[in-house]
């Protein structure tokens, strides 16, 4: 210096926050899908999963 393993800590899982669980990463993890003439056009969801709140959207009632 490089590689592997373990522990602790931290970070991440397509747009916000809380709780629980799961997974991933150690400078990486992560940075959605479809079409296209690759200039561009279209589509879904605030979750990794569950749940609550906030925001957004559709319908109905008062």
């Nucleotide at each position: 210096u490089a590689c592997g393993c373990g522990c602790a800590u931290g970070g991440g899982g397509a747009u916000g926050g809380g709780g629980u669980c799961c997974c991933c990463c150690a400078a990486a993890a992560c940075c959605g899908c479809c079409c296209g003439u690759c200039c561009g056009g279209g589509c879904u969801g605030a979750u990794g999963a569950c749940u609550c709140c906030u925001g957004c959207u559709g319908c109905g009632c008062a």
Fluoride riboswitch aptamer (crcB RNA motif) from a Pseudomonadota bacterium, 62 nucleotides, folded computationally. It was read from a public genome assembly, where an Rfam model found it. The source organism's lineage runs through Bacteria, Pseudomonadati and Pseudomonadota. The model forms 100% of the base pairs in the Rfam consensus.